[in-house]
RNA sequence: AAUUCCCGCUGGGGGGGCCAUUACUGGCUGAGAUUCUUGCUAAGCAAGAACAACCCCAAGAACCUGAACUCGGUAAUUCGAGCGGAGGAAAGCGGCAAGACACUGCA
Numbered sequence: 001a002a003u004u005c006c007c008g009c010u011g012g013g014g015g016g017g018c019c020a021u022u023a024c025u026g027g028c029u030g031a032g033a034u035u036c037u038u039g040c041u042a043a044g045c046a047a048g049a050a051c052a053a054c055c056c057c058a059a060g061a062a063c064c065u066g067a068a069c070u071c072g073g074u075a076a077u078u079c080g081a082g083c084g085g086a087g088g089a090a091a092g093c094g095g096c097a098a099g100a101c102a103c104u105g106c107a
Stems, first nucleotide, its partner, number of pairs: 003098002006095005011057004016051001017028004034050007063088003069082004
């Protein structure tokens, strides 16, 4: 010195369900479960935007595809596990410590 753990700043990426109730609202899991617009259609489906917070940014399981997946469980679900030594996926700078009295130079 590369590099690594941790911290900070700026920038960026992402998700936004399930059920019960006449309704109000409430329950479940989780770090996080919001609101609006448009189109097709009139039961719903699809797309987009904004957003406090939360999580994640390459040692990348944040998140997406596989997937209207498989098994188990539940009132139900993107609830748990598998899938997954699969494929994708968003960055720079600074600080502390280690590296290390390593290496190099001088006396």